[in-house]
RNA sequence: UGAGUAAGCUAAGUGAACGCAGGCAAUGAGCGCAAGCUGUUGUCUGAGGAAAGUCCGGGCUCCAUAGGGCAGGGUGCCGGCUAACGGCCGGUGAGGGCAACCUUAAGGAUAGUGCCACAGAAAUGCAGACCGCCUAAGGCAGGGAAACCUGCCCGGCAAGGAUGGAACGGUGCGGUAAGAGCGCACCAGCAGCUAGGUAACUGGCUGGCUAGGUAAACCCCACCUGGAGCAAGACCUAAUAGGGAGAAUUUAGAGUGGCCCGCUUUUUCUCCGGGUAAGGUCGCUAAAGGGCAUAGGCAACUAUGUCCGUAGAUAGAUGUUCACUCAAGACAGAACCCGGCUUAUCGGUUUGCUCAGUUC
Numbered sequence: 001u002g003a004g005u006a007a008g009c010u011a012a013g014u015g016a017a018c019g020c021a022g023g024c025a026a027u028g029a030g031c032g033c034a035a036g037c038u039g040u041u042g043u044c045u046g047a048g049g050a051a052a053g054u055c056c057g058g059g060c061u062c063c064a065u066a067g068g069g070c071a072g073g074g075u076g077c078c079g080g081c082u083a084a085c086g087g088c089c090g091g092u093g094a095g096g097g098c099a100a101c102c103u104u105a106a107g108g109a110u111a112g113u114g115c116c117a118c119a120g121a122a123a124u125g126c127a128g129a130c131c132g133c134c135u136a137a138g139g140c141a142g143g144g145a146a147a148c149c150u151g152c153c154c155g156g157c158a159a160g161g162a163u164g165g166a167a168c169g170g171u172g173c174g175g176u177a178a179g180a181g182c183g184c185a186c187c188a189g190c191a192g193c194u195a196g197g198u199a200a201c202u203g204g205c206u207g208g209c210u211a212g213g214u215a216a217a218c219c220c221c222a223c224c225u226g227g228a229g230c231a232a233g234a235c236c237u238a239a240u241a242g243g244g245a246g247a248a249u250u251u252a253g254a255g256u257g258g259c260c261c262g263c264u265u266u267u268u269c270u271c272c273g274g275g276u277a278a279g280g281u282c283g284c285u286a287a288a289g290g291g292c293a294u295a296g297g298c299a300a301c302u303a304u305g306u307c308c309g310u311a312g313a314u315a316g317a318u319g320u321u322c323a324c325u326c327a328a329g330a331c332a333g334a335a336c337c338c339g340g341c342u343u344a345u346c347g348g349u350u351u352g353c354u355c356a357g358u359u360c
Base pairs, nucleotide, nucleotide: 001356002355003354004353005352006351007350008349009348010347012325013324014323015322016321017320018319020046021045022044023043024042025041026040027039029038030037031036048331052342053341055340056339057338058337059336060229061228062227063226067261068260069259070258072225073224074223075222076221077091078090079089080088081087092106093104094103095102096101107220108219112218113217114214115213116212130161131160132157133156134155138153139152140151141150142149143148169187170186171185172184173183174182188210190207191206192205193204194203195202196201233282234281235280236279237278243272244271245270246269247268248267252266253265254264255263289308290307291306292305293304294303295302296301326329
C1' cells in the first nucleotide's frame, strides 16, 4: 500500500417564530348531580437502533397462592450465564478458508416398526450369480500303457466387470482349483479396559474381524410446558327494577376455551314485558433502568460504590415555516413494560487481528 476478518460508535447540525402533548408553579374563571375535568400565564420535557415483524422468553393482571393425571406442544453435543429463553458466553466434534476467522436442525439406527424412487441379478435377508472366475473333491462318457487330457453333470466363488447416493469394511501381502478376515500388516469403525478432562470428548492398550442409510419417518429417552391477555384488570360517582308465567332440581347448574380429577361458587334454565348499558380515576412508565469506578470471572455476567432522572396519549402529541453551515442527510414513528431473535438501513468512523506486495 492492497485485500480480508472480527467487534463497536454515529444516524446532519445551529438559531428564530407559530403550534401540539405531558409534568411543575401561579391563577381561581368555566363545565358536571357527582366523581372529576377544563381554561389562562410562566417554565421544563417530548421517538428508535431498529420504536418494525409480533417469532421466542419473562414481569404484571384475572381465572385456585395454578394443584394432580392423560393427551398435545416445545427443546435436544457439553459446561456456564440469566428473572427466563429456542437467547448469550466458553468449550468439544464435524465442515469451509493459506490465515485472521466463519458455519453447524449436533440425543438414540444392537428397543421396535416403516421407507430406500430410477437403474440393477440383488436394496437388508448373515441377501444376491446378469457378465464373469474355477473344475481341486464326487459321478458319467471319450482318449491314453500310465500320469493325465477333453466334454457333460453335480457343484464352488462376492475377487473382477456392470447398476446405483449406497452392494455387507478399505489397501497390500500370503493363501487357494478359483476365491473368501481364511491368515497377517496398516487404516477406518465397533466393544471392553485404562489415562486425562466437571463434561462433551481426546490419547493408549486389548479383542472378535465388521455392524448399510434414514429419526427435518413413526417412535424411544431426558428436560420444559395451565389458559387468557392492559379493550388484562382495580376503584370511584350518579342513576336504577322490582316483576309475571313455565320447567328442572343438589346424583344439579355455572366458573375453568383439549379431557378427567380437584378447586371455587349457589339455585339454574326458558318465555313475557320493562329499564340500564353513562361518565371519571388508576393501571401508565423508576425499569430484571443507564453511565462511570473498583472487585471476581477467559467470557457471557455478577457484586459494591457513586452519579443521572429519560414521552406517556386514549381519536391518540412529537409538527410547520424561515435563515445559516456541511460530508447534502438511509431505514423508518412509541401505545403495559423488559430481555432476546429476525428483518430494513444513505453514509461516516474507531479498534484488534490475518494474508500478500514494496521499502528500510
The RNA shown here (Bacterial RNase P class A) has 360 nucleotides and comes from a Peptococcaceae bacterium.
The gene name in the source record is rnpB.
Of the family's consensus pairs, 96% are formed in the model.
The coordinates come from a structure-prediction model, not an experiment, and the mean pLDDT is 75.